[in-house]
């Protein structure tokens, strides 16, 4: 150092301003937002000139919500009437399903990632229709750093 076990702490942003209207951050006009790993082309910083470090919302993955199945997790509670019974809300855990969006030029050997200009997307409930406001959620998380063990 890499892997293994265990623990810590960390892990998401965003409607200014105006219109209509009894009533909208929801409708128009417009405004602003962009988890998390990879991928990083001869970009961009730095450089001891060996290299280092950054860079995608719509490239490839994961994650989150919602649903299914499976179980030697939980088990409120009900049938039963004592048999190591049956059913079972809910919780766990593995699997699966569901899971949004980009094209024109430029440069170059090579770019959906750089440059440039135009577009385009955003789970459920709730409410005058919500990516941005409230809720589930002081929750779960892809994961990042980090401590400690024990082998090598």
């Nucleotide at each position: 150092u890499a892997g293994g076990a265990u623990c810590u702490u960390c892990g998401g942003g965003g409607u200014a301003g105006g219109g209509u209207g009894c009533a909208a951050u929801u409708c128009c006009c417009a405004a602003c937002c962009g988890g998390c790993g990879g991928u990083g082309a001869u970009g961009u910083u730095c450089u001891u000139c060996g290299g280092a470090a950054c860079c995608a919302g719509c490239c490839c993955g994961c994650g989150a919500c919602u649903c299914g199945c499976u179980g030697u997790u939980u088990g409120a509670c009900c049938c039963g009437a004592u048999g190591u019974g049956g059913g079972g809300a809910u919780u766990c855990a593995g699997c699966g399903a569901c899971u949004g969006a980009c094209u024109u030029g430029g440069u170059g050997u090579g770019a959906c990632u750089c440059c440039a200009a135009g577009g385009c997307c955003g789970a459920c409930g709730g409410u005058a229709c919500a990516g941005u406001c409230c809720g589930g959620a002081u929750g779960a998380g892809a994961g990042a750093a980090g401590a400690u063990c024990a082998a090598c």